[in-house]
Context: one part of a larger RNA
RNA sequence: CUGGGCGUAAAGAGCACGUAGGCUGUUUACUAAGUCAGAUGUGAAAUCCCAGGGCUUAACCCUGGAAGUGCAUUUGAAACUGGUUUACUAGAGUUCGGCAGAGGGUGGUGGAAUUCCAAGUGUAGAGGUGAAAUUCGUAGAUAUUUGGAGGAACAUCAGUGGCGAAGGCGACCACCUGGACCGAUACUGACGCUGAGGUGCGAAAGCGUGGGGAGCAAACAGGAUUAUUAGAUACCCUGGUAGUCCACGCUGUAAACGAUGAGUGCUAGUUGUUGGGGUCUUGUACUUCAGUGAUGAAGCUAACGCAUUAAGCACUCCGCCUGGGGAGUACGAUCGCAAGAUUAAAACUC
Numbered sequence: 001c002u003g004g005g006c007g008u009a010a011a012g013a014g015c016a017c018g019u020a021g022g023c024u025g026u027u028u029a030c031u032a033a034g035u036c037a038g039a040u041g042u043g044a045a046a047u048c049c050c051a052g053g054g055c056u057u058a059a060c061c062c063u064g065g066a067a068g069u070g071c072a073u074u075u076g077a078a079a080c081u082g083g084u085u086u087a088c089u090a091g092a093g094u095u096c097g098g099c100a101g102a103g104g105g106u107g108g109u110g111g112a113a114u115u116c117c118a119a120g121u122g123u124a125g126a127g128g129u130g131a132a133a134u135u136c137g138u139a140g141a142u143a144u145u146u147g148g149a150g151g152a153a154c155a156u157c158a159g160u161g162g163c164g165a166a167g168g169c170g171a172c173c174a175c176c177u178g179g180a181c182c183g184a185u186a187c188u189g190a191c192g193c194u195g196a197g198g199u200g201c202g203a204a205a206g207c208g209u210g211g212g213g214a215g216c217a218a219a220c221a222g223g224a225u226u227a228u229u230a231g232a233u234a235c236c237c238u239g240g241u242a243g244u245c246c247a248c249g250c251u252g253u254a255a256a257c258g259a260u261g262a263g264u265g266c267u268a269g270u271u272g273u274u275g276g277g278g279u280c281u282u283g284u285a286c287u288u289c290a291g292u293g294a295u296g297a298a299g300c301u302a303a304c305g306c307a308u309u310a311a312g313c314a315c316u317c318c319g320c321c322u323g324g325g326g327a328g329u330a331c332g333a334u335c336g337c338a339a340g341a342u343u344a345a346a347a348c349u350c
Base pairs, nucleotide, nucleotide: 004321005320006319007304008303012318014201015200016199017198021194022193023192025088026087029084030083031082033081034080035077036076037075038074039073040072041071042070049065050064051063052062053061054060091191092188093187094186095184096183097182098181103177104176105175106174107173108172109171110154115149116148117147118146119145120144121143125136126135162169163168206250207249208248209247210246211245215244216243220239221238222237223236261317262316263315264314265313266312269295270294271293272292273291274290275289276288277287278286279285280283299306300305323350324349325348332343333342334341335340
């Protein structure tokens, strides 16, 4: 490389947009680059193959043929691929009318709770644990009532519910804004799919600058050394700083998981649920489209299982894998403020 693969054995890029490229609906005419057929030239000789001949045979040699699957020129064919062109509407999109939603951004508002502050009542404990202690408290704690401050998160509703490409999104209101879905007729007329590079988005933690800081809480300090234990540098408790929050910028990684790339077509049923539409008998009805669950036939699978939301049957394009360790490491390069990220070996060893 071929072949074979990628849910769990090695392997789907975290996700999207999109350049080149690859692939691409129905139809008319032309063309003739690919394709197919014929002819001509060429494809040195020797070798190989076939037929015949010469050395007594053989090896060997000689003669003729075939082959040389190719290339060029030329003549034709026109189904398919390509090119130009005509038309179309089933793909794709636009328009109109609906419709659900924690989709995104900005601003504002709200109540419950924790903490703190002030004041009142009130008295000796409170906290905490398996049990304790550190801790708080007669300078009046805990409890309780009233008032205030401040930050963060939004109970119930809440749902194998919804929305989003993924990450993710949950109080309420307003404004700005993206996408989906359904129905309808009208319009454009293949405008499509995928996508190497590239660009953008991308949890948490972390970093930079400036704010903020209630609760929680790495680090750190203390308690219990008698607890647990083989050990106990932890688990438990009391405190507590970064951080968690906001703005702007960086980082670019996760079991970024459905461990399942994107798109299209086809392929039994049954039963929930979400958002639309239709029908009539207006119902716990039937039916249809789009999602989201369960179960299950054929089929697939090493099995587990998957099964119209496929891991089934096919097609197009991309990514990735090739024994374990060494190693997602070294070196180099690119990116980054750094942490580090991306790309990515070999020796050696089993």